[in-house]
RNA sequence: GUGUAGAAUAGACCGGGGAGGUAGGCGUUCCCUGUUACCAGAAAUCGCCGAUAUGCUGGGGUCGAAACGGAGAGGCGAUGUAACGAGCAUUUAUUGAUCCACUUGUUGACAAUGAGACCUUGUCCUUUGGGAUUAGAGGUGAUGUAAAUAUAUGGCCGGAGGGUCAUAUUGACGUCUUAAUUGCGGAAACCGGGUCAGGCACGGAAGUGAGCAGCCUUACCGCGAACUGCUAAUGCUCAAUGGGUAAACGGGGUUGAGAAUGCUGGUGGGCAGUCUUUAGAUGAAACGUGCACCCACUUGAUGUGCUUCUACAC
Repeated sequence: GUGUAGAAUAGACCGGGGAGGUAGGCGUUCCCUGUUACCAGAAAUCGCCGAUAUGCUGGGGUCGAAACGGAGAGGCGAUGUAACGAGCAUUUAUUGAUCCACUUGUUGACAAUGAGACCUUGUCCUUUGGGAUUAGAGGUGAUGUAAAUAUAUGGCCGGAGGGUCAUAUUGACGUCUUAAUUGCGGAAACCGGGUCAGGCACGGAAGUGAGCAGCCUUACCGCGAACUGCUAAUGCUCAAUGGGUAAACGGGGUUGAGAAUGCUGGUGGGCAGUCUUUAGAUGAAACGUGCACCCACUUGAUGUGCUUCUACAC
């Protein structure tokens, strides 16, 4: 001096990237990715820093002069962009269809128990006039020469109670008329009428008078029936006139053999809306390609470093 084997130490490794946040750098957070490679603690109203920033505190492991940096090449993945393509929204134009009429071909339900066509009529609507049903409303008028009664007035008679005549009125009734009647119940304190037991009054008696109850009857009240030259209503019904059929169903008649429907095609018309063809415009978005950039990871020209000690060998 070189080599080998050990020891020691300098040192190196125990991940990296993007987003977010920060004036800025790391970390805790989220996301992507690598090594067979750390543990514990605190940390987003934050933890440690200061362009010499590329985490802090405590502990541990591996390698060990090892290693670290690194132009360039490749490159999972992400970010951005919006040129091309494909989609989305809105919109312009355009083609065809959907729509209508006619028609060729085809199909052929149905059809001499009558296709199609034509005429007529009903169902429908308006108007008018009836009927039915229901409800409501209503109760003719004139006369009085009937009998009786009552009231008022007047006259005559009687011993009293009273009797009699005339006139007028009336109110239960008669006659006539009207379409315009009737059943049941009730029914008048004074102040409807008739009849009035009992009792009361006059009277010598006979008799007569007023008159309570009761009964009858009337105005009137209530509930009904029938009737009506009255009013209205109706999922009813009849008739007449007129209207209406683009359509549906039914009836009647004329003619006498086709024809409903569907499908294909043609001609013409039309296109408000919808679908479709083709070509554009605008906008947003970002699937694919492209472009730009970053990058885990792989590789890597080259750069820095390559120390100390011991043993053995040459």
Model confidence (mean pLDDT): 77 of 100. Archaeal signal recognition particle RNA from a Thermoplasmatota archaeon, 314 nucleotides, folded computationally. The organism belongs to Thermoplasmatota, within Archaea. It matches the Rfam family "Archaeal signal recognition particle RNA". Its Rfam clan is "SRP clan". It is annotated as a non-coding RNA gene.